[in-house]
Parts: sequence; C1' cells; structure tokens
RNA sequence: UUAUUCAGAGUGGUGGAGAGUGAAGGCUCUGUGAAACCACGGCAACCCCUGUAAAGCAGGAAGGUGCCAAUCUCAGCGAGAAAUCGAUCAAUAA
Repeated sequence: UUAUUCAGAGUGGUGGAGAGUGAAGGCUCUGUGAAACCACGGCAACCCCUGUAAAGCAGGAAGGUGCCAAUCUCAGCGAGAAAUCGAUCAAUAA
C1' cells in the first nucleotide's frame, strides 16, 4: 500500500488471578481455574500446489503464516426518522 474481518475450529498438562489488544463506560468470561507457556488435535485457505493458454474458475492441504467464547463483545465518533452505512482503532495476509 492492497485485500479481508456476522462463517469455521479444543482437549490435556504446567500455571495461579486475572482476561476480552488505545483510554474511560457497559456487558461478558474466569478458583467448575484467567493470562502466559507446552503437547497433541482441529479450522480456514492469504501465500502455496494441481488442472486450464491465461484472467477467472474448480479441486487440494505437503510447506510458510494465521486462527480455534460472544460480529473487531457492545457502546463510544460521523450520516440517517429508522433499518443501515461510513470513519477511526485493531487483527491477519501478501
């Protein structure tokens, strides 16, 4: 810089009080064990692989990342009567 973000996928061990990634607020999760780390498992399909002349499309999952409570948890900012849309912030990939 560009693209995506209402889908999907968890158990065990260590650990021992916080967590939900700007702040303040609500709400939620949490001693029936938070964060973090480790092991194994899984999801997805950005890179990647195969087919096709190619865009595209279809299929795949060995490898590089990512992810596995709740829509980026809601609200908060701008537009709108509302539904909703947009911005910001954040995350991920190339």